This is a predicted structure of a 131-nucleotide RNA (c-di-AMP riboswitch aptamer (ydaO/yuaA leader)) from an uncultured Acidobacteriota bacterium.
The model forms 92% of the base pairs in the Rfam consensus.
The coordinates come from a structure-prediction model, not an experiment, and the mean pLDDT is 76.
RNA sequence: AUAUAGAGCGCGCCGAAUUUCCGUUUCCGCGGAAAACCGGGGACCCGAUUUGUGGGGCGAAUCGCUUGAGGCGUAAGGCUUCCUCGGCCCGAGCCCGUCAGCUAACCCGGUAGGCCAUCGGAGGAGAAACA
Repeated sequence: AUAUAGAGCGCGCCGAAUUUCCGUUUCCGCGGAAAACCGGGGACCCGAUUUGUGGGGCGAAUCGCUUGAGGCGUAAGGCUUCCUCGGCCCGAGCCCGUCAGCUAACCCGGUAGGCCAUCGGAGGAGAAACA
């Protein structure tokens, strides 16, 4: 000096998943309230007429082919302001329980978890800061 691996900090990212306050506690923590954001249920009207091969919800995560297992693709999603091209990643999981179209009033619930040496790529557009 370079490369790789691990850890920490900082700036940030995916996601609705953040902030404030009260009580309790030596503390950690626990319980609760509010705001904000998010999701579900729920009329008229409209839509749908079809419920065993049950149906439905959250989520970007759907669908097809093939297999003994496992794989190969794919809708959609991500790669740190945005767009185009290229490249890469991903394409899960969970829940309700025979039941739910939309849906004003109204009712109910959630506020987790996971990453971060980031594509030193190319081209273009913009924003901010400083002078």